[in-house]
Context: one part of a larger RNA
């Protein structure tokens, strides 16, 4: 000099756009961050109003309504959103294999969707507990389940040809044998039936549902290579190093497991240690390099410690399961509940980092045909000069160079045209009045295409805005409300006077101060900077 997620002093007008627990991954009160489909299925309420009856207590019937609420089934809850403890390692980057794999939902596509069956929840009666939680019996439904039956292509076996080969294998093609799937749900029309609510048939279209093949998009494993410190860490290793049978996994392989062999790593640093999340980057330097890895983005790892599967396409799962362990809390003492390193808040630590906001309008994401419904992701608001970066705090004029301070050789100098006083202007703050952009969607109805019809597709109309009565515009009225803070001996821009007297006190080096101190401490001037300015602490 740059630079900061910055802190501390003194000071402080406005806006914009950014950032904000770097400490104790200390421990949490409270709310609220994940729900969603009735176009998958059974059933199914009160308040309230309202008629009618009444023994004036209350009874019934519509309605409220197929509403709420709960239950079975589905998809989601693996993403979003935080945090760096841990790891020095295929964890990360970079370039590569996979002839050793997966892949839900999206897209193209091919084939198919036939006929049965038993049970459960929930709802109902008992029972058991303080509660949290169960146990019986009894009824019922599916797109929950579970046989059958069919297979074009998968899949397993066994023959044969082909073409690659790292010769282990592998992909493809024929023939035979064997195995293995499915679920309806809304709408239109036709016809039949009816208790006139509706129900069957059959045929059409959305959505769906099985099986296979391609994509795309996510991810698993290996592999080369690159980025940290100590040798005052020299050995190290027993599932260790090959192998063979077995098992496992979606998948190769001591992943696992029985025998059998005695290997395997390292002065190109093995093996201990100690620190660290890695990278895109960001500071910083001409530049090489060097220091860092907040905020945005990609990867990994963790989710009160440990360790464990389950269900799924994906987890070994932050707001899920089970077990042990600290802790907290509740209790009837027998037994339970719980996890802010989610968003806001507390308590602690600290030098130090915010509001228990507001809204799903916009983007995006779950579910749904859709309407919608969820969302602390996000969009905004508030708080901090924390940082950058615009603005402004007034322009012109004005010499009896006025009062006053301050210095003096007592002439005068100097703040200083600075003030006043005159004439001006109207940023910003103030008031008033007007008022956005973010808004494109959609449901219903209208018209049109299109089509056997329905869905469907175009045009029209068509409630939507947290931010916010904000941003910006007009208009009044007004110099009126807006400056500091360091430092003046050399470095280094800027000097006198007074007071102390090696005292008190400065100080980055060098070094002031012991009676005329530009260096202490005040006053007056000046320098540099500016809603900042000085210190510290870090890095170049």
């Nucleotide at each position: 000099g740059a630079a900061c997620g910055a802190a501390c002093g003194c000071u402080g007008g406005c806006g914009g756009c950014g950032u904000g627990c770097c400490u104790a991954a200390c421990a949490c009160a409270u709310g609220c961050a994940a729900g969603u489909c009735g176009a998958g299925c059974g059933a199914g309420a009160a308040a309230g109003g309202u008629a009618c009856c009444u023994u004036c207590g209350g009874g019934u019937g519509c309605u409220g309504a197929g509403u709420a609420a709960a239950g079975c089934g589905g998809c989601g809850c693996a993403c979003g959103g935080g945090u760096g403890a841990g790891u020095a390692a295929c964890a990360c980057g970079u370039g590569g294999g996979u002839a050793a794999c997966c892949u839900g939902g999206c897209c193209u596509u091919c084939g198919g969707u036939g006929g049965g069956g038993g049970a459960u929840a929930a709802c109902a009666c008992u029972u058991c507990g303080a509660a949290a939680g169960g146990g019986g019996u009894g009824c019922u439904a599916a797109u929950a389940c579970c046989g059958c039956a069919u297979u074009c292509g998968g899949c397993c076996c066994a023959a044969g040809g082909a073409g690659c080969u790292g010769c282990g294998g592998u992909u493809u093609c024929u023939u035979g044998g064997g195995u293995g799937a499915a679920a309806g749900a809304g709408g239109g029309c036709a016809g039949c039936u009816u208790u006139c609510g509706g129900g069957c048939u059959g045929u059409u279209u959305u959505c769906g549902c099985c099986g296979g093949a391609g994509g795309a998009u996510g991810g698993g494993c290996c592999c080369g290579c690159g980025g940290a410190c100590c040798a005052u860490u020299a050995g190290c290793u027993a599932g260790u190093u090959g192998g063979u049978g077995g098992g496992g996994u979606a998948a190769g392989a001591g992943c696992c497991u029985a025998c059998c062999a005695a290997g395997g790593c390292a002065a190109c640093g093995a093996u201990g240690g100690u620190u660290a999340g890695c990278u895109g980057g960001u500071c910083u330097g001409a530049g090489a390099g060097g220091a860092u890895g907040a905020u945005c983005a990609g990867c990994c790892a963790c989710a009160c410690u440990g360790g464990a599967a389950c269900u799924g396409a994906g987890a070994c799962a932050c707001g899920g399961u089970c077990c042990a362990g600290a802790c907290u809390c509740c209790u009837a003492c027998g037994g339970g509940a719980g996890g802010c390193a989610g968003c806001a808040g507390u308590g602690g630590g600290g030098a130090a980092u915010u509001u228990u906001g507001c809204g799903c309008a916009a983007u995006g994401g779950g579910c749904g045909g859709a309407a919608g419904c969820c969302u602390g992701a996000c969009g905004c608001a508030g708080c901090a000069a924390c940082g950058c970066c615009g603005c402004g705090u007034g322009g012109g004029u004005g010499a009896u160079g006025a009062a006053g301070g301050u210095c003096u050789u007592c002439g005068g100098a100097u703040c200083g045209u600075a003030a006043a006083g005159c004439c001006c202007u109207g940023u910003c703050a103030g008031a008033u009045g007007g008022g956005a952009c973010g808004a494109a969607g959609g449901a219903a109805c209208c018209g049109g295409a299109g089509u056997a019809a329905c869905g469907u597709c175009c045009g029209g109309c068509g409630a939507u805005g947290a931010c916010g009565g904000u941003a910006c515009c007009a208009u009044c009225a007004a110099a009126g409300g807006a400056a500091g803070c360091a430092c003046u001996g050399g470095c280094u821009a800027a000097c006198u006077c007074c007071g102390u007297g090696c005292c008190a006190g400065c100080a980055g080096c060098c070094g002031c101060g012991g009676u005329a101190a530009u260096a202490c401490g005040g006053a007056g001037a000046g320098u540099g900077c500016a809603a900042g300015c000085g210190u510290u602490g870090u890095u170049c």